[in-house]
RNA sequence: GAUUAGAGUUUGAUCAUGGCUCAGAUUGAACGCUGGCGGCAUGCCUUACACAUGCAAGUCGAACGGCAGCAUGGAAGAGCUUGCUCUUCUGAUGGCGAGUGGCGAACGGGUGAGUAAAGCAUCGGAACGUACCGUGUAGUGGGGGAUAACGUAGCGAAAGUUACGCUAAUACCGCAUACGCACUGAGGUGGAAAGCAGGGGAUCGCAAGACCUUGCGCUAUACGAGCGGCCGAUGUCAGAUUAGCUAGUUGGUAGGGUAAAGGCCUACCAAGGCGACGAUCUGUAGCGGGUCUGAGAGGAUGAUCCGCCACACUGGGACUGAGACACGGCCCAGACUCCUACGGGAGGCAGCAGUGGGGAAUAUUGGGCAAUGGAGGAAACUCUGACCCAGCGACGCCGCGUGCGGGAUGAAGGCCUUCGGGUUGUAAACCGCUUUCAGUAGGGAAGAAGCGAAAGUGACGGUACCUACAAAAGAAGCACCGGCUAACUAUGUGCCAGCAGCCGCGGUAAUACAUAGGGUGCAAGCGUUGUCCGGAAUUAUUGGGCGUAAAGAGCUCGUAGGUCGUUUGUUACGUCGGAUGUGAAAACCUGAGGCUCAACCUCAGGCCUGCAUCCGAUACGGUCGAGCUAGAGUUUGGUAGGGGAGACUGGAAUUCCUGGUGUAGCGGUGGAAUGCGCAGAUAUCAGGAGGAACACCGAUGGCGAAGGCAGGUCUCUGGGCCAAUACUGACACUGAGGAGCGAAAGCGUGGGGAGCGAACAGGAUUAGAUACCCUGGUAGUCCACGCCGUAAACGGUGGGCGCUAGUUGUGCGAACCUUCCACGGUUUGUGCGACGCAGCUAACGCAUUAAGCGCCCCGCCUGGGGAGUACGGCCGCAAGGCUAAAACUCAAAGGAAUUGACGGGGGCCCGCACAAGCGGCGGAGCAUGCGGCUUAAUUCGAUGCAACGCGAAGAACCUUACCUGGGUUUGACAUAUGGGGAAAACUGGCAGAGAUGUCAGGUCCGCAAGGGCCCCAUACAGGUGGUGCAUGGCUGUCGUCAGCUCGUGUCGUGAGAUGUUGGGUUAAGUCCCGCAACGAGCGCAACCCUCGUCCUAUGUUGCCAGCGAGUAAUGUCGGGGACUCAUAGGAGACUGCCGGGGUCAACUCGGAGGAAGGUGGGGAUGACGUCAAGUCAUCAUGCCCCUUAUGUCCAGGGCUGCACGCAUGCUACAAUGGCCGGCACAAAGGGCUGCAAAACCGCAAGGUAGAGCGAAUCCCAAAAAGCCGGUCUCAGUUCGGAUUGGGGUCUGCAACUCGACCCCAUGAAGUCGGAGUCGCUAGUAAUCGCAGAUCAGCAACGCUGCGGUGAAUACGUUCCCGGGCCUUGCACACACCGCCCGUAAU
Repeated sequence: GAUUAGAGUUUGAUCAUGGCUCAGAUUGAACGCUGGCGGCAUGCCUUACACAUGCAAGUCGAACGGCAGCAUGGAAGAGCUUGCUCUUCUGAUGGCGAGUGGCGAACGGGUGAGUAAAGCAUCGGAACGUACCGUGUAGUGGGGGAUAACGUAGCGAAAGUUACGCUAAUACCGCAUACGCACUGAGGUGGAAAGCAGGGGAUCGCAAGACCUUGCGCUAUACGAGCGGCCGAUGUCAGAUUAGCUAGUUGGUAGGGUAAAGGCCUACCAAGGCGACGAUCUGUAGCGGGUCUGAGAGGAUGAUCCGCCACACUGGGACUGAGACACGGCCCAGACUCCUACGGGAGGCAGCAGUGGGGAAUAUUGGGCAAUGGAGGAAACUCUGACCCAGCGACGCCGCGUGCGGGAUGAAGGCCUUCGGGUUGUAAACCGCUUUCAGUAGGGAAGAAGCGAAAGUGACGGUACCUACAAAAGAAGCACCGGCUAACUAUGUGCCAGCAGCCGCGGUAAUACAUAGGGUGCAAGCGUUGUCCGGAAUUAUUGGGCGUAAAGAGCUCGUAGGUCGUUUGUUACGUCGGAUGUGAAAACCUGAGGCUCAACCUCAGGCCUGCAUCCGAUACGGUCGAGCUAGAGUUUGGUAGGGGAGACUGGAAUUCCUGGUGUAGCGGUGGAAUGCGCAGAUAUCAGGAGGAACACCGAUGGCGAAGGCAGGUCUCUGGGCCAAUACUGACACUGAGGAGCGAAAGCGUGGGGAGCGAACAGGAUUAGAUACCCUGGUAGUCCACGCCGUAAACGGUGGGCGCUAGUUGUGCGAACCUUCCACGGUUUGUGCGACGCAGCUAACGCAUUAAGCGCCCCGCCUGGGGAGUACGGCCGCAAGGCUAAAACUCAAAGGAAUUGACGGGGGCCCGCACAAGCGGCGGAGCAUGCGGCUUAAUUCGAUGCAACGCGAAGAACCUUACCUGGGUUUGACAUAUGGGGAAAACUGGCAGAGAUGUCAGGUCCGCAAGGGCCCCAUACAGGUGGUGCAUGGCUGUCGUCAGCUCGUGUCGUGAGAUGUUGGGUUAAGUCCCGCAACGAGCGCAACCCUCGUCCUAUGUUGCCAGCGAGUAAUGUCGGGGACUCAUAGGAGACUGCCGGGGUCAACUCGGAGGAAGGUGGGGAUGACGUCAAGUCAUCAUGCCCCUUAUGUCCAGGGCUGCACGCAUGCUACAAUGGCCGGCACAAAGGGCUGCAAAACCGCAAGGUAGAGCGAAUCCCAAAAAGCCGGUCUCAGUUCGGAUUGGGGUCUGCAACUCGACCCCAUGAAGUCGGAGUCGCUAGUAAUCGCAGAUCAGCAACGCUGCGGUGAAUACGUUCCCGGGCCUUGCACACACCGCCCGUAAU
């Protein structure tokens, strides 16, 4: 100085664990859509696959012989336009093909196959080489013999090659010389060279030249520089399901070899060397600077640029050379390709372009040596696919543009809409301005240094740049818009089509699919896919864990290793400081500078955290030495114990055997049966045999490392604890591998075998029962020896040491106190337990026996499934054990706790829930509803309780929604506008089934404004069409069950808890007490209505006790208000009083009084919610659908259809009854389109007639059961009334389908109802009738009310059903009609 971000997804919700996924950055990329310009970079990641064609390494005539070709000169000749052309000769000159010779070709360029070390990186080292270059020293004398080229002659298709002959050199070879040099036996010995070019006064020479000089060479040697070879240390991927590897292997001696050390090679000798700090083997891989990412530590990577290495068709080999075992050299072998005259030959793009192939995919067969660099040359120069440029590709990075300002009627169009408008949107149009880029024209570079006498010399390039011109003119897309994640609507679609990174969307109202409008984000790009890092603390060194989430080895001993008390010295290995060297450049960071900016480039500094050496420091760790005693161990004396091994031994019990007694059963179970028993069991007594296990003590107790250990005695033996003294002097802890021990079951051999008892058999149970239960019963259980080596081997908690509040119980010691003992007390150790603070923990919980705070060591974990499986290895007799994956698949799996729901869990309590009773249903006939079937239609809805005498309190037409047929289309009904018309109604005739059509008659109201009517047109009406799973409202149900919540506080990380739980009590979350709760709300109760008693007021239409009148009789009349009753208002009941119980409570039990007593009876009243409960057909309503029809009108039919099943009722089966006659007593209702009396007629239904009454007045109206009397006498009847025939009545337009009632006749089933099931606890059940709504009539036996008569029973809460509270378990939360396992099929 810089620097650290999270989110979605397991659940009903929560916390934590844990995986998956996303947001970021990156890229040699590819794909999709789109595409204006420029700069700088970059471009076969795949087949180190195969390659056509061209080019990529030559150069030097100043080394040489030469002269094929070109040019010049000279000489000769010819033609002949006297100056040109041609021919010949001449290497004389410029030059030069091929050749000899020199240098180069080992560089530059490519690729990454191989390589895990012969590599690379960093730092060192000694036994080396070095052409060209630099510096120094010395030399360069004098000879020789060849050979290419060339010529001649051959061979061969070609490549090529043979023979003979000639010739030169800086080619080759001796000789001479030798300061350095090499060798040496220290005396000596050995070893070089080449010339070429320029210039030149004298001298020499015919000339060439000699000679001199300068330059370049050459030889020898030394040094330097740079380059290269060799050696060492350290670092450098994965796998142990690769654990042993090695014979030149390791070392030595001698020799060889090399430029050089060396087993580099050979001979001999020795037997070494490497390896758990991972050898060997297998797989993968060029290494580094760097690059990407990251806060960093790390992780991943090794394109482009730079360094090193390796390779050059594959494998091997050497030659030449200073340098190679050589990309564009050679030889051999192989594969492949090509040529061939078949005899033979040629080739190697991993150089630059390019081709084919492979692949998702990667460029031009371009220009130039102008620059930089390289080779050769004295130089000019030549060569250079190195390089510099250009071309192609949005592949990347960077920059620029596609215009700027104004402009509201907020235009048109689009989209949405609540129809008002909103939005696209100043956006456009329109007005003004500018001209970058692209375009056209003109001008036009730097890059040039160098070389050269000079002239001259630029591929890029007429490029960059400058100027002018014209016109907004030529230039915007892509993805996304459910959450994460910025951005929303409409339409289409209807679990389809499709989307999806994760969660997940789509089954008719999809912000998630598709399209459109709008919006958001980026922008010449945008998305997708792939890669790598991050997020991921999800391998945790920084920086995680292991009681229950994955994870402590079953236990102990112990090797290596790791760690280690205290004092002092030593050393300076670690450690710390300083210095020096190195850490290439580029990159990166910082600061400057240059391209108009930026990317890019240049310069300077930093960085390169490293390594090596030197100097210094010495606390800490280490080494070595000397001490100490607190750790550890030893010694002495005690002490407890189911610690272990062996031997001996005891009693009880079971079974069996023998004998006695004794008789019919025993045994067993929920109940039975199999089994045993008259051949004598069971039971009982006595005796005997045999095996196994050890009651009581016994424990929350003891011992052991764990497994485990229990009658008693003896012998042997391990460990612990306490007290005390002395000794040793860190001897310690842990412990990878390793070794030992290790329940039960199992295995082997041999014994033993009472009981028990896998397998097996039989009996039961059951749908089945290969089980649970019963009767038997083999292995086994027991012993000895040997294997096995695993368990929920668990405290689910590795071992050791230290530290950190306590209380309490108990086992074993010691000391002291107490009164000798025995108790007891205090203190101090050591074990085993309970509770609990701090602290920890996700919570549960742990808590001096830690899961707290620290140190040391080991083991183990990294999502679920696949799987502790496969393969391999090791072990085992086997069974099997140990070690231990992957493919594939899922988005979770799992932990703790919370709230519910649930349980054939528990506790408490309630309810006609059971029980106790009474009466039914289920059997019969009929009625009604439903299903089913049928039908043109049998309209629709309701379906466990909570549909089924339900919607429907009334389907002949109507209703009516259904079917058939006939009509109609602004409509049967509403509103509005425009236009037109006359009244419309109404009456009558005709056709028709009617709707309707047609003909005639007829002709408005109002003072006015206007109203009403008809026709046409347009908007619209209409729909009992769909969706109750889009809805409102209403309703059912749990349930009149006692519950459901909130505020504040408190507790908990949180979901949540507390309150609301607890002790009592109640019909009740009713009340009392207690309590981290205190209060409150909706429910309960009460307030409301009704019935029951009394009082007051009033007294008609009600009443009539007393008084009066009247009648055949009746409150009939006068009158009265007493009574009943009616109406209205009050009183009364509150556990108030007494007694018992109870917490001085709430409350409860009993009693008194009272009409009524503990909620007096009944009703209304239904908390939060549940069931996507019911209803779109009461009504309302979103959306969808129909519009000459799914609307509307009409006639007829249907909803009443009938092999059948169910539900709810009625009537019965009779004598507690039926029938007949007589007599008595209600309440509550209804009545003018009505109820209807009396009277008369009819057997009756009913009819005639009509008093009275809009009703406390009159009527419906007879109440019935009942009582009295008579009859029937147990039967299919004098029961029962279905069915059918006949005749009628009434309502109504109309009783055929299809009404009710009456009369006569007929007289079915049925003799009390299987399994099962329903209602009811008192004025209740049962039974009896009465009324009303709907309604013309009626299917009503239904429904809703009313009164009459009027019971039985409840021990009790075990059980069935439902419910409430508390608690417990849970893998359920769509909540047990849950979840889920196996098998089979698809």
RNAcentral holds the sequence, with entries from ENA. Predicted 3D model of a 1386-nucleotide RNA (small-subunit ribosomal RNA) from an uncultured bacterium. Rfam family: Bacterial small subunit ribosomal RNA. Rfam links the family to the GO terms structural constituent of ribosome and ribosome. Model confidence (mean pLDDT): 86 of 100.